Predicted 3D model of a 103-nucleotide RNA (Purine riboswitch aptamer).
Its Rfam family is "Purine riboswitch aptamer". For this family Rfam cites "Adenine riboswitches and gene activation by disruption of a transcription terminator" (Mandal and Breaker, Nat Struct Mol Biol, 2004). The family is grouped with related families in Rfam's "Purine riboswitches".
The sequence was found by an Rfam model in a public genome assembly.
Model confidence (mean pLDDT): 79 of 100.

[in-house]
RNA sequence: GACAGGUAAGAUAGGAAGGUUCGUAUAUUCUUGAGAAUAUGGCUCAAGAGUUUCUACGAGGUCGCCAUGAAACGACCUGGCUACGAACAAAAUGUCGACGGGA
Repeated sequence: GACAGGUAAGAUAGGAAGGUUCGUAUAUUCUUGAGAAUAUGGCUCAAGAGUUUCUACGAGGUCGCCAUGAAACGACCUGGCUACGAACAAAAUGUCGACGGGA
């Protein structure tokens, strides 16, 4: 000086599954039918619409309203699930790598 294979920390690339935070969808919404309860009640079941969309479309609470031979509920609050997209962190793995080593 050159070289095979190895290699800690670190650097760099990488970016699975899952995670976090956002965004989009949908308003946890609407329509219809059948049945049920009745102020200690106000539900149950089914079908459909809604999404470049699979799934879900329910729960809890507050206030109101209906004064009952009964028929219909309303407003508000809280908290999501699912699909897709983005960002972030991130495992395996690749490269560099002090060093050590053989000829």